[in-house]
RNA sequence: CUCUUAUCCAGAGAGGCAGAGGGACCGGCCCAAUGAAGCCUCGACAACCCGGCUGUGCGCAGCGCGGGUGCCAAUUCCGGCAGAUGCAGCACAUUCUGGAAGAUGAGAG
Numbered sequence: 001c002u003c004u005u006a007u008c009c010a011g012a013g014a015g016g017c018a019g020a021g022g023g024a025c026c027g028g029c030c031c032a033a034u035g036a037a038g039c040c041u042c043g044a045c046a047a048c049c050c051g052g053c054u055g056u057g058c059g060c061a062g063c064g065c066g067g068g069u070g071c072c073a074a075u076u077c078c079g080g081c082a083g084a085u086g087c088a089g090c091a092c093a094u095u096c097u098g099g100a101a102g103a104u105g106a107g108a109g
Base pairs, nucleotide, nucleotide: 001109002108003107004106005105006104007103008102013042014041015040016039017038021031022030023029025080026079027078028077043072045070048068049067050066051065052063053062054061055060076101081098082097083096084095086092
């Protein structure tokens, strides 16, 4: 990097260095000198994977105890494409469903 698969309306920040961007992309709308990105330390959240422990009707369920990731503004911040819905109809708008794209885990190449 590509493929497969599961999940994405829950949850959780302080300090130091640094100094202007950030929220993937596009549009919107936000965040940011009361300090963005990035890096470091500590902490928290969660429970995807491995292990351990407990229960078991042996299918599985639970515990966060050890390890590997992840994550800690806003639903993946909202929309983007299609269908349904509203309108006499179109533009367009509302809501719903599905999809695309993206993120993360696990596995494969």